[in-house]
TPP riboswitch aptamer (THI element) from bacterium YEK0313, 103 nucleotides, folded computationally. The prediction has a mean pLDDT of 78. The RNAcentral record of the sequence draws on ENA and Rfam.

């Protein structure tokens, strides 16, 4: 100087569905709490947990999409080689060029 690796620290991104007799069930890494607003909801904040961060199916978009299965849902499987989508820095380690001892 410097690709991989590994280890630390910091910052980011991301969703929270479906059913119900309300006791629970489904599926998932995760389906949680607390608040605001409402006449209830939808929604939105905040914390937690979990994921995921370019070698990026975390998650978002087409999508009120196509099959296929449930009570019911992205539950499966396809769309999917589609768009798009959040990262720095320090140590090890390794490797590569130079130079200097020794023989």
């Nucleotide at each position: 100087a410097u690709a991989g690796u590994c280890u630390c620290g910091u910052c980011g991104g991301g969703g929270u569905g479906c059913c119900u007799u309300c006791g629970g069930g489904c599926u998932g890494a995760g389906a949680g709490g607390c608040g605001g607003c409402u006449g209830a909801a939808a929604c939105c904040g905040c914390c937690a947990a979990c994921c995921c961060g370019c070698g990026g199916a975390a998650c978002c978009u087409g999508a009120a999409c196509c099959g296929g299965g449930u009570c019911a849902u992205g539950c499966c499987g396809g769309c999917g080689g589609a768009g798009g989508a959040a990262g720095c820095g320090a140590g090890a380690u390794g490797u590569g060029c130079a130079g200097g001892u020794a023989u």